[in-house]
RNA sequence: AGGGGUGUGGCUCAACGGUAGAGUAGUGGUCUCCAAAACCAUUGGUUGCGUGUUCAAAUCGCGUCACCCCUG
Numbered sequence: 001a002g003g004g005g006u007g008u009g010g011c012u013c014a015a016c017g018g019u020a021g022a023g024u025a026g027u028g029g030u031c032u033c034c035a036a037a038a039c040c041a042u043u044g045g046u047u048g049c050g051u052g053u054u055c056a057a058a059u060c061g062c063g064u065c066a067c068c069c070c071u072g
Base pairs, nucleotide, nucleotide: 001071002070003069004068005067006066007065010024011023012022013021018055026042027041028040029039030038048064049063050062051061052060
């Protein structure tokens, strides 16, 4: 330099173009002599960034950034 992949709550990951969820972590509660475990509730996201297409974009197009792999 060229090609491919990945990027989503603190972390690990989901999500046919139709207002983004789960587990775990955090907080509060129930239980317990206290704690852990278990159970219940709850907080937290400009879906890497920019732009376009569309009535509607995490999802499609273009550009760009970071990381990983391959080719030379």
Model confidence (mean pLDDT): 83 of 100. This is a predicted structure of a 72-nucleotide RNA (transfer RNA) from a Clostridiales bacterium. It matches the Rfam family "tRNA". The family's RNA type in Rfam is transfer RNA.